SAM riboswitch aptamer (S box leader) from Paenilisteria rocourtiae, 103 nucleotides, folded computationally. NCBI's taxonomy places the organism under Bacteria, Bacillati, Caryophanales, Listeriaceae, Paenilisteria. It matches the Rfam family "SAM riboswitch aptamer (S box leader)". Rfam's curators write: The SAM riboswitch is found upstream of a number of genes which code for proteins involved in methionine or cysteine biosynthesis in Gram-positive bacteria.
RNA sequence: UCUUAUCCAGAGCGGUAGAGGGACUGGCCCUUUGAAACCCGGCAACCUACAAAUAUUGUAAGGUGCUAACCUGUGGCAGGAAGUGAAUUCCUGAUCGAUGAGA
Numbered sequence: 001u002c003u004u005a006u007c008c009a010g011a012g013c014g015g016u017a018g019a020g021g022g023a024c025u026g027g028c029c030c031u032u033u034g035a036a037a038c039c040c041g042g043c044a045a046c047c048u049a050c051a052a053a054u055a056u057u058g059u060a061a062g063g064u065g066c067u068a069a070c071c072u073g074u075g076g077c078a079g080g081a082a083g084u085g086a087a088u089u090c091c092u093g094a095u096c097g098a099u100g101a102g103a
Base pairs, nucleotide, nucleotide: 001103002102003101004100005099006098007097012040014039015038016037020030021029022028024076025075026074027071041067042066043065046063047062048060049059050058051057052056073096077093078092079091080090081089082088
């Protein structure tokens, strides 16, 4: 970089550390009552192992992942619905992003 599956659930009153963080942008928000990062703990079950009643289910947790806010990956780009209109709300899709597996 490409292919493919999944983004709505779940998880800390811990330790070290010491100023940022929530992908981008606009907002909004978290944060010295302690951010990132690391350690420990936890959650989950994509790959994996085992078992069974084998298009599936269960158990485990070895490889990953995740662990502020239902910011359904919030608005953003396109189409549509409600609304006289506007505001606003909702639905679908794209783009982009994240994670796994494969190339």